The part of an RNA shown here (small-subunit ribosomal RNA, 3' major domain) has 479 nucleotides and comes from a metagenome.

[in-house]
Context: one part of a larger RNA
RNA sequence: UGACGGGGGCCCGCACAAGCGGUGGAGCAUGUGGUUCAAUUCGACACCACGCGAAGAACCUUACCCAGGCUUGACAUCCCGGGAACCCCUAGGAAACUUGGGGGUGCCCGUAAGGGAGCCCGGAGACAGGUGCUGCAUGGCUGUCGUCAGCUCGUGUCGUGAGAUGUUGGGUUAAGUCCCGCAACGAGCGCAACCCCUGCCCAAUAGUUGCCAUCAUUCAGUUGGGCACUCUAUGGGGACUGCCGGUGUUAAACCGGAGGAAGGCGGGGAUGACGUCAAGUCAUCAUGGCCCUUACGCUUGGGGCUACACACGUGCUACAAUGGCGAGUACAGAGGGUUGCAAAACGGUGACGUGAAGCUAAUCCCAAAAAAACUCGUCUCAGUUCAGAUUGGAGUCUGCAACUCGACUCCAUGAAGUCGGAAUCGCUAGUAAUCGCGGAUCAGCACGCCGCGGUGAAUACGUUCCCGGGCCUUGUACA
Numbered sequence: 001u002g003a004c005g006g007g008g009g010c011c012c013g014c015a016c017a018a019g020c021g022g023u024g025g026a027g028c029a030u031g032u033g034g035u036u037c038a039a040u041u042c043g044a045c046a047c048c049a050c051g052c053g054a055a056g057a058a059c060c061u062u063a064c065c066c067a068g069g070c071u072u073g074a075c076a077u078c079c080c081g082g083g084a085a086c087c088c089c090u091a092g093g094a095a096a097c098u099u100g101g102g103g104g105u106g107c108c109c110g111u112a113a114g115g116g117a118g119c120c121c122g123g124a125g126a127c128a129g130g131u132g133c134u135g136c137a138u139g140g141c142u143g144u145c146g147u148c149a150g151c152u153c154g155u156g157u158c159g160u161g162a163g164a165u166g167u168u169g170g171g172u173u174a175a176g177u178c179c180c181g182c183a184a185c186g187a188g189c190g191c192a193a194c195c196c197c198u199g200c201c202c203a204a205u206a207g208u209u210g211c212c213a214u215c216a217u218u219c220a221g222u223u224g225g226g227c228a229c230u231c232u233a234u235g236g237g238g239a240c241u242g243c244c245g246g247u248g249u250u251a252a253a254c255c256g257g258a259g260g261a262a263g264g265c266g267g268g269g270a271u272g273a274c275g276u277c278a279a280g281u282c283a284u285c286a287u288g289g290c291c292c293u294u295a296c297g298c299u300u301g302g303g304g305c306u307a308c309a310c311a312c313g314u315g316c317u318a319c320a321a322u323g324g325c326g327a328g329u330a331c332a333g334a335g336g337g338u339u340g341c342a343a344a345a346c347g348g349u350g351a352c353g354u355g356a357a358g359c360u361a362a363u364c365c366c367a368a369a370a371a372a373a374c375u376c377g378u379c380u381c382a383g384u385u386c387a388g389a390u391u392g393g394a395g396u397c398u399g400c401a402a403c404u405c406g407a408c409u410c411c412a413u414g415a416a417g418u419c420g421g422a423a424u425c426g427c428u429a430g431u432a433a434u435c436g437c438g439g440a441u442c443a444g445c446a447c448g449c450c451g452c453g454g455u456g457a458a459u460a461c462g463u464u465c466c467c468g469g470g471c472c473u474u475g476u477a478c479a
Base pairs, nucleotide, nucleotide: 001479002478003476004475005474007473008472009471010470011469012468013467015463016462019427020426021425022424023423026317027316028315029314030313031312032311033310034308035307042053043052064303065302066301067300068299069298070297073127077126078125079123080122081121082120083119086104087102088101089100091098092097107116108115109114129292130291132290133289134288138286139285140281141280142279143277145275150189151188152187153186154185155184156165157164158163169180170179171178195269196268197267198266200237201236202235204234205233206232207231210227211226212225215224216223240263243257244256245255246254247253319420323379324378325377326376327375328374336366337365340359341358345354346353347352386417391412392411393410394409395408396407397406433455434454435453436452437451438450439449
């Protein structure tokens, strides 16, 4: 000087408390451990691994296993010989691959001799190749403490020196934020602001695919018409403790009020200082070293990653009446669509099929029905008209192919489960809870992920305690 203390002081945070809803019990989904296996590819392990890499393992992917093949190789550059490339037929084979046959000639320069580009076949070797090892050799990227308020430097001063001072002190703040004081005076990286979305306004611009006050018209903003209004998207305005009162040291600031759509950081996002954990990643990529080179490389078929006495994490669905079922009726937002989204109509109980209008999309056309909600009826507390696992049968769709191993539909079946021990998690407002909708990946496959809106709470006395953190101080046999 740090770090640490079941030392002290001050202060924060859904840290506790006050509340609401869960997890832990059940079934299923998913990840992991373990076990098994020819293989169940690899990585990730307290917080910071475990619906994580994986925004989608039937083949492919695929790295694993078994079997069949190749050896200048699937890929790059160079050399030699031959041939356009290419297309078609055929034998063996699970395919890869191996064997045989046929047809046809192109581009550029050209003296019609040849040369060249591109691609293919054969050959020789330099080399290719490796998801092989080392993340404790590395770059890059990332997690975490933590969006915590800190981390430093120059000059000066003090100290023999390590170092100190500044950065401590008194107030204040979300903040090393600002003010005052001070052997310090300044500065940098952080904080804040500048950026994006959202909330109000424009007698600002622009009116189509948007809108409809006035005039006519219709089943319907449908049509004429209009661009006021809504909206869209571009540019502006607006909030700054600016104004008033009080407190305060005449300061910084705090408390209350006015006006205002909004008030003291308005709400949300992006943004992550010096560093810590030899944290994570050699399997995104790049890369040093080491290792393999008829194999640890390449390729094909099949299998596996989907196994199952068990254990854990994360979720979904429930255990019902604030409910289940049936009928009717209403209101979103944000995204997507031409190898695509697909209407009407028809067939089917249904998944779906036939069909094709329209749409290269401001809410033009389509998926599209929002759901919870509301109204009416029924069930009457039961393992039930709750719950839907499991199993049998029959089907639909995608795809070369659903046996291992897809999703969905219909009929039948109708398991556990009656609110969950110790323990433990999230959340302070348009939040929790609850309800549906969309998207990426994607042929197909979503209870996961990323977004979107609808309905919409309770509670916070307070900081004694648990956890984490910041500043000052104190002790130390630790570095």